[in-house]
C1' cells in the first nucleotide's frame, strides 16, 4: 500500500433562561400564582478610590484601531462560538444590540429583578465518561 472478512445502539446548538405543584381556558398548548434550582442589580466595617459634561453606570464575547463617498460602509482586532467533557491540530463563523436617568468601587446580612428569544449540528487524533442493551 492492496485484497478480504467481521462490526457499527444512544446524546441536539447559542443563552441564566429549567423542573415540580396548583389554578384558567374544550384541549394540544398557553395563561397566571407559588416553590426549588439557575442568572443579575443594589446594599457595610475593612480595603480601594480622588472623581463629577467631554456626564457617569449596567447586562452581554461584542472592546479598540484604521479608511471611505463619513447617512452609512469597508477592513483588521481584544474577546467569543461551533453538538457529552478536556486538550492538540486544521477549518468556519460571530465580533450585535438593549437598559437606567443624575446615580451605584468592592461589600456581610438585608433588599430587588429576569428564568426569554432564536437556530439545526466542523472534521481528525488522543485520553475520560454518561444512557441503554447484551453477558
Nucleotide at each position: 500500500g492492496c485484497u478480504a472478512a467481521a462490526u457499527a445502539g444512544c446524546a441536539g446548538c447559542c443563552g441564566a433562561a429549567a423542573u415540580c405543584c396548583a389554578u384558567u381556558c374544550a384541549a394540544a398548548g398557553a395563561g397566571u400564582g407559588g416553590a426549588u434550582g439557575c442568572g443579575g442589580g443594589g446594599g457595610a466595617c475593612c480595603c480601594g478610590a480622588u472623581a463629577u459634561c467631554c456626564g457617569g453606570g449596567g447586562c452581554g464575547u461584542a472592546u479598540u484601531c484604521c479608511u471611505g463617498u463619513u447617512a452609512c460602509a469597508g477592513g483588521a482586532u481584544a474577546g467569543g462560538a461551533c453538538a457529552c467533557u478536556u486538550c492538540c491540530a486544521u477549518g468556519u463563523c460571530c465580533g450585535a444590540g438593549c437598559c437606567c436617568g443624575a446615580c451605584a468601587g468592592c461589600u456581610a446580612a438585608c433588599c430587588u429583578c429576569g428564568u426569554a428569544g432564536g437556530c439545526g449540528u466542523a472534521u481528525g487524533g488522543a485520553a475520560g465518561g454518561g444512557c441503554a442493551a447484551a453477558g

c-di-AMP riboswitch aptamer (ydaO/yuaA leader) from a Nitrospirota bacterium, 135 nucleotides, folded computationally.